[in-house]
RNA sequence: UACGAUAAUGGCAAACUUGUCGAAAGGCAAGGACGCAAAGCAAUGGGCCUAAAGUAUUUCAUGCUAUGGCAGCCAUGCCGCCGAUA
Repeated sequence: UACGAUAAUGGCAAACUUGUCGAAAGGCAAGGACGCAAAGCAAUGGGCCUAAAGUAUUUCAUGCUAUGGCAGCCAUGCCGCCGAUA
């Protein structure tokens, strides 16, 4: 440097439930474990989710738009534990 074990020390925590913040998506905390060798960090590229506000139509309503999100979708960048193995 690569690789990731039927190893060791540890770590994280999906769904769901409760509380809380938020217009929502979603976040945070607690419980809980489906999983994860970066499921550590960053929205930089792609992708996905939402649409309060704005905007279009023709009131309702619907469409469009991220300035809001997702790092447990894929890349990318940064950082990092252990050592069967090469």